Context: one part of a larger RNA
RNA sequence: CGUUCCAAGUUUGAGAGGAGUCAACCUUAGUACGAGAGGAUUGGGUUGGACGUACCCCUGGUGAUCCAAUUGGCCCGCUCGGGCCACAGUUGGGUAGCUACGUACGGCAGGGAUAAACGCUGAAAGCAUCUAAGCGUGAAGCCCCCCUCAAGAUGAGACUUGGUUGUCGCAAGACGAAAGACCCCUGGUAGACCACCAGGUUGAUCGGCCGCAGGUGUACGGACAGAAAUGUCUUCAGCCGAGCGGUACGAACGGUCAAAGG
Numbered sequence: 001c002g003u004u005c006c007a008a009g010u011u012u013g014a015g016a017g018g019a020g021u022c023a024a025c026c027u028u029a030g031u032a033c034g035a036g037a038g039g040a041u042u043g044g045g046u047u048g049g050a051c052g053u054a055c056c057c058c059u060g061g062u063g064a065u066c067c068a069a070u071u072g073g074c075c076c077g078c079u080c081g082g083g084c085c086a087c088a089g090u091u092g093g094g095u096a097g098c099u100a101c102g103u104a105c106g107g108c109a110g111g112g113a114u115a116a117a118c119g120c121u122g123a124a125a126g127c128a129u130c131u132a133a134g135c136g137u138g139a140a141g142c143c144c145c146c147c148u149c150a151a152g153a154u155g156a157g158a159c160u161u162g163g164u165u166g167u168c169g170c171a172a173g174a175c176g177a178a179a180g181a182c183c184c185c186u187g188g189u190a191g192a193c194c195a196c197c198a199g200g201u202u203g204a205u206c207g208g209c210c211g212c213a214g215g216u217g218u219a220c221g222g223a224c225a226g227a228a229a230u231g232u233c234u235u236c237a238g239c240c241g242a243g244c245g246g247u248a249c250g251a252a253c254g255g256u257c258a259a260a261g262g
Base pairs, nucleotide, nucleotide: 001152005163006162007161008160009159010158011157015149016148017147018146021049022048023047024046025045026044027043033038051106052105053104054103055102059100060099061098062097066093067092068091069090070089071086072085073084074083075082076081110144111143112142117137118136119135120134166175167174168173180257181256182255183254184200185199186198187197188196205251206250207249208247209246210245211244212243214240215239216238221234222233223232224231225230
């Protein structure tokens, strides 16, 4: 821009893509078969591999913005206590998020038309013949069924709901109002950008603060014990990123577009 008024939402599915897997074990059965050795077809059941999708409750990984320990050095005048540099100095852990080594689920079943093949009836050709007329069975294959996208499917579909008003003007049009939308702003369940989603004071969208969860593991200071290192008590302390809530304290300011005939 189109879809023949403007919008918001819910959909149908032309079409396109994906999936489709493999093995072992139990049983049928040590049966059929075979002198024996050996050893099924078929049917039923179970488990697993690889693959795929989703997710983070569990188990782990990561987690350079969290906590602690610690070496050498520099600095805060010294002690104490801290800060910084040394691969993130090193080491031990670790929330959210992201993940697999983790968890859940999937392939099934069924229908239709068939291939090779197997048939029924049946002539040409008094017989025979699956075929010439006619009618069946029949595959991991084909079309459905399952999952995803999908009306620019210009063949532009369907349904529901909302809006379609006023002044001036001969008309064209101008101005205002208006369902709704956008710019802009606060952001993330989204994301390269855009888009999408949650919000914009009639507000919990982000930050701050408070509480909780969770991580680390018992801070500083003080007291006591000890010659001291150090230990104990105060103290499951102190500190803390992303998590879950609450609370307008700070920031969501300010603008624009927008619809016709009967």

Source information
Predicted 3D model of a 262-nucleotide part of an RNA (large-subunit ribosomal RNA, domain VI) from a Phycisphaerales bacterium. The coordinates come from a structure-prediction model, not an experiment, and the mean pLDDT is 88. Its Rfam family is "Bacterial large subunit ribosomal RNA". The RNAcentral record of the full RNA draws on ENA. NCBI's taxonomy places the organism under Bacteria, Pseudomonadati, Planctomycetota, Phycisphaerae, Phycisphaerales.